[in-house]
RNA sequence: UGCUCAUCAAGACCGGCUGAGGGACAGGCCCGACGACGCCGGGGCAACCUGCGGGAUUCCGUGACCCGCUCUGGUGCCAACUCCCGCGGGGACGCGCUUCGGCGCGGUCCGCCGAGAGAUGAGUU
Numbered sequence: 001u002g003c004u005c006a007u008c009a010a011g012a013c014c015g016g017c018u019g020a021g022g023g024a025c026a027g028g029c030c031c032g033a034c035g036a037c038g039c040c041g042g043g044g045c046a047a048c049c050u051g052c053g054g055g056a057u058u059c060c061g062u063g064a065c066c067c068g069c070u071c072u073g074g075u076g077c078c079a080a081c082u083c084c085c086g087c088g089g090g091g092a093c094g095c096g097c098u099u100c101g102g103c104g105c106g107g108u109c110c111g112c113c114g115a116g117a118g119a120u121g122a123g124u125u
Stems, first nucleotide, its partner, number of pairs: 002124007013042005021031003025086001027084002043078003048074002051069005082117001087114003090110004094105004
């Protein structure tokens, strides 16, 4: 760097340094000299890997699989749903057409669904 799998509506802030942009991109909307972003220290959240316990499977054992603890360690995370959105579909309303069955819309709205993109972990290259 690429590939595969899983997850992404919950949760978790103080101090110091620095000083102007930051929230990946476009648009929107936010955060920011009452100091954001970033870095360092401490604290915390969480449960992906590890750890511990149990289940299931098996003739027996290990691994893969399921559940729990919330932890020795490795990551991750601690504004806003991944801040919203982009592509496709669905629903409600509106408008237009209609053979009254429906159809169309480059109108509005919806934490409705999926894809894509991204992030994180684990494995692999």